Predicted 3D model of a 101-nucleotide RNA (THF (Tetrahydrofolate) riboswitch aptamer) from Lachnotalea sp. AF33-28. Rfam family: THF (Tetrahydrofolate) riboswitch aptamer. From the family's description: Tetrahydrofolate (THF) riboswitch was first reported for Ames et al. as an RNA motif in 5' untranslated (5'-UTR)regions of folate transport and biosynthesis genes in Firmicutes genomes. Its family is annotated with tetrahydrofolate metabolic process in the Gene Ontology.

RNA sequence: CGCAGAGUAGAUUUGUGUGCGUUAAGUGCCGGCUGAACAGGGAGUUGUCAAUCGGACGAAAAGGCGGAAGCCUUGCGGUACACAUUUCGCAUCCCGCUGCA
Numbered sequence: 001c002g003c004a005g006a007g008u009a010g011a012u013u014u015g016u017g018u019g020c021g022u023u024a025a026g027u028g029c030c031g032g033c034u035g036a037a038c039a040g041g042g043a044g045u046u047g048u049c050a051a052u053c054g055g056a057c058g059a060a061a062a063g064g065c066g067g068a069a070g071c072c073u074u075g076c077g078g079u080a081c082a083c084a085u086u087u088c089g090c091a092u093c094c095c096g097c098u099g100c101a
Base pairs, nucleotide, nucleotide: 002100003099004098005097010088011087014084015083016082017081018080019079020077021076022075029055030054031053032052034050035049036048040095041094042093043092061074062073063072064071065070
């Protein structure tokens, strides 16, 4: 110098548990703004994620108990979190690491 490879954050599938909503929050979509992370080191996007503001759209309840407040059960929600699990995985660039030549 050449060829091949490893490894992260994170995203995601399914299951279980505990919650939240069912008086519609949340999720998903569009736009603005701010910030964060991205393999061992450096740089880092038009990609990713989060907070916030605005906009459009929009739903599944049923039964039981109770004087009432409310509670319970079964559902429902592209619902939140934890654990297990599936798949994917540095946008990209430089260096490093492992193997071979």

The source organism's lineage runs through Bacteria, Bacillati, Bacillota, Lachnospirales and Lachnotalea.